[in-house]
């Protein structure tokens, strides 16, 4: 020195002066109530003092949940998520502890990590050939066969043909296990040995898995963040869910009254006439609106302390009360101190003065448990490399 | 608050794994005219909203994020 990794603070403190939301307590107090009356209750508002008043992220609203309604026998379909293992929770996609495989010399750290041999389909260009493998160049031509030349034959040399190979080359993002030695005409798990897979059995583990042996020449590439299979889990809306009190106006029902002249309609053939019924007026009823109230903050809640566990986290004691407003406070001025960064002077050095500057992301709106993003400054703790003593 | 969607040329919009991402419009230059416009030809082009994954290959498939739009109290 230079990297890891956990944790914590997060913005300033005091004072004056002015504003603001909840909430006690006291005073004034329209107004209503209850009494025969002194009185006594209850009370919007108003003032006055006490106490409280933003965050790790309150944000994104991306999981998971309580609460509240709506649906629901009971099971499926469909759809959506999740996906090594084990635990921890109310639940989770979340966290803990651990396989496995990647990176790192380490601390560490990162991983959507089931199935591709259940089916469907995909792999462009290139390239012979892309998943039933093929054969462009090449390699060989042993065995067969053809032709020429030697040769008495028998075969030899030479050249082609049928056949035989996939080792090299080249394409590709990927070419059908890898090195190596044998082996062959050449050549290839054709054989062997080590690696690597695939099956089988010890032995540890709860398990995922290690790790040991034996035994198969090797069997099927890549992708499921492509459909889709497996296997577990899920009804649907959201607090503007939802409940309750409740004006004016219109408007709906009842119920009364309804002079007279009747829109009308019943009884009748027609008149009258009687009955509904009607505008209108009273009363009373019930929805829903404007508004209030409740949901509405005591909770999987903080903190300290023991205990149990590697750890997440859970028990057990004891302590605390910590915004609940509702177009939406939690603010704003000065001054006086410290913090941070740059310059300058002064000091040997610590460390001082003075000047400019800076203080971030942001901001509760039904409440937890999370993951994600955003962010100036700064402490602390442990650990790994290296180098010097 | 809670809830649902949209992002590709200067506009409005196609592409939803594949080779150099397109199409009208508008734009610029040439033609055609005496001259405009109409019409023809031809051209200029993109951070596919930003960042990371998957995959041989991402606009297109996930994950973050950002910007913007859109509904809903309350009943009949």
């Nucleotide at each position: 020195g230079c990297a890891g990794u956990g944790a914590g603070c997060g913005a300033g403190a005091c004072a004056a002066c002015c504003g603001u939301c909840c909430u006690u307590c006291g005073g004034c107090g329209a107004g209503g109530c209850g009494g025969a009356a002194g009185c006594g209750c209850c009370g919007a508002g108003u003032c006055g003092a006490g106490g409280g008043g933003a965050g790790g992220a309150a944000a994104g609203u991306c999981c998971g949940a309580a609460c509240u309604c709506c649906g629901c026998a009971g099971g499926g379909c469909a759809g959506u998520g999740c996906g090594c293992c084990g635990g921890a929770u109310a639940a989770c996609g979340u966290c803990c502890g651990g396989u496995c495989g990647g990176g790192g010399c380490g601390a560490c750290u990162c991983g959507a990590a089931g199935g591709a041999a259940a089916g469907u389909g995909g792999c462009a260009c290139a390239g012979a050939a892309a998943a039933u493998a093929c054969a462009c160049a090449g390699c060989u031509g042993a065995c067969g066969u053809c032709c020429g030349c030697g040769g008495c034959a028998a075969c030899g040399c030479g050249g082609g043909c049928a056949a035989g190979c996939a080792a090299u080359g080249g394409u590709g993002a990927a070419a059908a296990g890898g090195u190596g030695c044998g082996g062959u005409a050449a050549g290839a798990g054709c054989g062997c040995a080590c690696c690597g897979c695939g099956c089988c059995g010890g032995u540890g583990g709860c398990a995922a898995c290690a790790u040991c042996g034996g035994u198969g020449g090797c069997a099927g590439g890549c992708a499921a963040a492509a459909c889709c299979c497996c296997g577990c889990a899920c009804g649907g809306a959201g607090c503007a869910a939802g409940a309750c009190c409740a004006a004016a106006u219109a408007g709906g029902g009842a119920g009364g009254c309804g002079u007279u002249u009747c829109a009308g309609g019943a009884c009748g053939g027609c008149c009258c006439g009687u009955c509904c019924g009607a505008a209108g007026c009273c009363u009373c009823c019930g929805g829903g609106u404007c508004g209030g109230u409740c949901g509405c903050u005591c909770g999987a809640u903080c903190c300290c302390g023991c205990c149990a566990g590697c750890g997440a986290u859970g028990g057990c004691g004891g302590g605390a009360c910590c915004a609940g407003a509702g177009g939406a406070a939690u603010g704003g001025u000065u001054g006086u101190c410290g913090c941070c960064c740059g310059g300058u002077c002064c000091g040997c050095a610590a460390g001082g003065g003075c000047c400019g500057g800076g203080a971030a992301c942001a901001g509760a709106a039904u409440u937890c448990g999370g993951c994600u993003u955003a962010c100036u400054g700064c402490u602390c703790g442990c650990u790994g490399c290296g180098a010097a003593c | 608050g809670c809830c649902g969607g949209u992002g590709u040329a200067g506009c409005u919009c196609a592409g939803u794994g594949g080779u150099u991402a397109g199409a009208g419009c508008a734009u610029g230059c040439g033609g055609c005219u005496c001259a405009u416009a109409u019409c023809c030809g031809c051209a200029g082009u993109g951070u596919c909203c930003g960042g990371g994954g998957u995959u041989c290959g991402a606009a297109u498939c996930c994950c973050u994020g950002c910007a913007c739009c859109g509904g809903c109290a309350c009943c009949a």
Molecule: RNase P RNA; transfer RNA
Organism: Vicinamibacterales bacterium